[in-house]
RNA sequence: CGGGCUGUAGCGCAGUUUGGUAGCGCGCUUGUUUCGGGUACAAGAGGUCCCGAGUUCAAAUCUCGGCAGCCCGA
Numbered sequence: 001c002g003g004g005c006u007g008u009a010g011c012g013c014a015g016u017u018u019g020g021u022a023g024c025g026c027g028c029u030u031g032u033u034u035c036g037g038g039u040a041c042a043a044g045a046g047g048u049c050c051c052g053a054g055u056u057c058a059a060a061u062c063u064c065g066g067c068a069g070c071c072c073g074a
Stems, first nucleotide, its partner, number of pairs: 001073007010026004020057001028044005050066005
């Protein structure tokens, strides 16, 4: 320098195929249970979907340009 993949809640990831309410597990908070803790059960909080621009009635999803990480080639 060229090519490919990835970026979504504190952590690990799904959702992109086919644009239409942003989800799952773990964790966290509260409650019940316990003398207390753990377990179990119930409820809840937590997100500018890496950044910017464009297309569209509508973008995590499509297009363009960046940034970061990983891999391959030179």